[in-house]
C1' cells in the first nucleotide's frame, strides 16, 4: 500500500434477528467487627472513537475518516 478483526462507564468485557445501554472490578454510602480486612446491602458513573446515510426507530445496517491488533507485499 491491500485484506481480516477491534473501538461501549476509570478498568476488564456483555448487549441473542435493529425495538428502555448493562455485569464485574473500581470510586461513594451503610450494616457487621473493639478495629482493620473478608462478607453482605444501597448508590454514582455513558453523546456506545468521529461525522454522515437507511430506517418509525441504529451500540447494531451501509459510506468516509481516526486509532489498535494481526496477516500479505
Nucleotide at each position: 500500500g491491500c485484506g481480516u478483526c477491534c473501538g461501549u462507564a476509570g478498568c476488564u468485557c456483555a448487549a441473542c434477528a435493529g425495538g428502555c445501554a448493562g455485569a464485574g472490578c473500581a470510586g461513594g454510602g451503610g450494616a457487621c467487627u473493639c478495629a482493620u480486612a473478608a462478607u453482605c446491602c444501597c448508590u454514582u458513573g455513558g453523546u456506545u472513537g468521529c461525522g454522515g446515510g437507511u430506517u418509525c426507530g441504529a451500540g447494531u445496517c451501509c459510506c468516509g475518516c481516526c486509532g489498535g491488533a494481526c496477516g500479505c507485499a

A computed fold for a 73-nucleotide RNA from Candidatus Methylacidithermus pantelleriae, annotated as transfer RNA.
Taxonomically the source falls in Candidatus Methylacidithermus (Bacteria, Verrucomicrobiota, Methylacidiphilae, Methylacidiphilales).
Rfam family: tRNA. By type it is a transfer RNA.